[in-house]
Context: one part of a larger RNA
RNA sequence: GGAUGAACGCUAGCGGCAGGCUUAACACAUGCAAGUCGAGGGGCAGCAUUAUCUGCUUGCAGAUAGAUGGCGACCGGCGCACGGGUGCGUAACGCGUAUAGAACCUACCUUAUAUUGGGGGAUAGCCCAGAGAAAUUUGGAUUAAUACCCCAUGGUAUGUUGAAGUGGCAUCACUUUAACAUUAAAGAUUUAUUGAUAUAAGAUGGCUAUGCGUUCUAUUAGCUAGUUGGUAUGGUAACGGCAUACCAAGGCUACGAUAGAUAGGGGUCCUGAGAGGGAGAUCCCCCACACUGGUACUGAGACACGGACCAGACUCCUACGGGAGGCAGCAGUGAGGAAUAUUGGACAAUGGAGGCAACUCUGAUCCAGCCAUGCCGCGUGCAGGAAGACUGCCCUAUGGGUUGUAAACUGCUUUUAUAGAGGAAGAAUGCUCACUACGAGUUAGUGAUUUGACGGUACUCUACGAAUAAGGAUCGGCUAACUCCGUGCCAGCAGCCGCGGUAAUACGGAGGAUCCAAGCGUUAUCC
Numbered sequence: 001g002g003a004u005g006a007a008c009g010c011u012a013g014c015g016g017c018a019g020g021c022u023u024a025a026c027a028c029a030u031g032c033a034a035g036u037c038g039a040g041g042g043g044c045a046g047c048a049u050u051a052u053c054u055g056c057u058u059g060c061a062g063a064u065a066g067a068u069g070g071c072g073a074c075c076g077g078c079g080c081a082c083g084g085g086u087g088c089g090u091a092a093c094g095c096g097u098a099u100a101g102a103a104c105c106u107a108c109c110u111u112a113u114a115u116u117g118g119g120g121g122a123u124a125g126c127c128c129a130g131a132g133a134a135a136u137u138u139g140g141a142u143u144a145a146u147a148c149c150c151c152a153u154g155g156u157a158u159g160u161u162g163a164a165g166u167g168g169c170a171u172c173a174c175u176u177u178a179a180c181a182u183u184a185a186a187g188a189u190u191u192a193u194u195g196a197u198a199u200a201a202g203a204u205g206g207c208u209a210u211g212c213g214u215u216c217u218a219u220u221a222g223c224u225a226g227u228u229g230g231u232a233u234g235g236u237a238a239c240g241g242c243a244u245a246c247c248a249a250g251g252c253u254a255c256g257a258u259a260g261a262u263a264g265g266g267g268u269c270c271u272g273a274g275a276g277g278g279a280g281a282u283c284c285c286c287c288a289c290a291c292u293g294g295u296a297c298u299g300a301g302a303c304a305c306g307g308a309c310c311a312g313a314c315u316c317c318u319a320c321g322g323g324a325g326g327c328a329g330c331a332g333u334g335a336g337g338a339a340u341a342u343u344g345g346a347c348a349a350u351g352g353a354g355g356c357a358a359c360u361c362u363g364a365u366c367c368a369g370c371c372a373u374g375c376c377g378c379g380u381g382c383a384g385g386a387a388g389a390c391u392g393c394c395c396u397a398u399g400g401g402u403u404g405u406a407a408a409c410u411g412c413u414u415u416u417a418u419a420g421a422g423g424a425a426g427a428a429u430g431c432u433c434a435c436u437a438c439g440a441g442u443u444a445g446u447g448a449u450u451u452g453a454c455g456g457u458a459c460u461c462u463a464c465g466a467a468u469a470a471g472g473a474u475c476g477g478c479u480a481a482c483u484c485c486g487u488g489c490c491a492g493c494a495g496c497c498g499c500g501g502u503a504a505u506a507c508g509g510a511g512g513a514u515c516c517a518a519g520c521g522u523u524a525u526c527c
Stems, first nucleotide, its partner, number of pairs: 001527004006523005013378006019371002021336001026334003030331003035078003040075002043071002047069003050065007085289003094214008104206002109202008117151004127140005157182011187194002215261003222252003227249008264286004268279004291312005314325004342368001344367003350364001351362004381412004392402004418463005426454001430450001432448006438441001471516005476497003482511005492499002
């Protein structure tokens, strides 16, 4: 000198863009953060409509009817493994990079081929009867499905046994072919479609293995029994001591094993001419975790933040028998700390889940609020004006110097502020209607209509009047900027050298000056 997720002191006019618990992965009140589909199903609690009946104050009240819109709870499907948070752990194939999979999986999506036949038994809900303070739960009866099961059919599927050919990278791979065995399906409807099943291919996403790189300590020198290898079996989507049994005695290590300490990794960021050195906030990719430890279930995918079970610590409720909970989601609270924000608005846009769609949900996201935390921009006027005015300060020869064109005064402007008026882009779609085209359709195009949280915001215009707006640090040398007064080794200053003991440009005040400027200094850290 540069830099910072900064803090502190003094000060402070505005805007744009960014950033905002670095500490206790400490504990959490409250609200919200993952639902959706009635075009899968039985139904129908609530709401609305309609119909009928009754009462009559003739347009209101009551009753009945799943009849219609729709729909609480329930069965079922898809989603909840994404998105969002944090950095505890991890020195590791975790990450980065480059390869390999002839050892693998992949829901939804796309393409292609084929199929969608017959039957059955249940169970939620509803109803009845109970238990419990509650959480919750028991028994009986009855019912549906795109829930579950059985049978059939089936091949480019799977398995076994053969045959032939081609290729390679060792195990082998691929193609053709024969026989036997095994395994599928679901309907809905507005009749246009859409779903379901099997197989193959693609796409996407994952999984696994390997080379190289990846902090410090030798005041850590030996470590290892599933340990290293083999055979067999099991397990897995898949290879493998991944697991088990048996057999052998191996395996790693001074090119640092083992142990200990520290730490998420990278793209990147800071600095530097570079080489290097330092960092890993925001944003993006990967990993790990979800009160602590463990376990599996479901599923295409989890060993699952707002799922389950067990154990533990803690908190809460209790009728003492028993139960409930997990903010390292968004806000917010306490605590810790030098220190870090609102219990806000909207799904209008982008994206996601479900749905044919309308739409619903979305603290993702988009916005707004707070904070000079940073960067950038603007302003606090401009021109003229010498009696070089007054005051202040300094010198003194009483006349000067300086503040200083500074002020007054004259003219001008109006960014900004204030008030008023107008007022966006971000909106493309979707629904509905009309028209046109053709391949005649729930098709494509055109037009109309409609949709904005931000926001009456940005922006523009008008009015008004210099009107609303400057401080901080420093002035001995390094280092730009000096005099007076006070103090008298005192009070104090100080980054280093050092200053102060009666003429202090170094302390305190004043005047003046210098440097930055809505900031300026100090502290901390890095180069």
The prediction has a mean pLDDT of 85. Predicted 3D model of a 527-nucleotide part of an RNA (small-subunit ribosomal RNA, 5' domain) from Aquimarina sp. U1-2. The sequence was found in a public genome assembly. Its Rfam family is "Bacterial small subunit ribosomal RNA".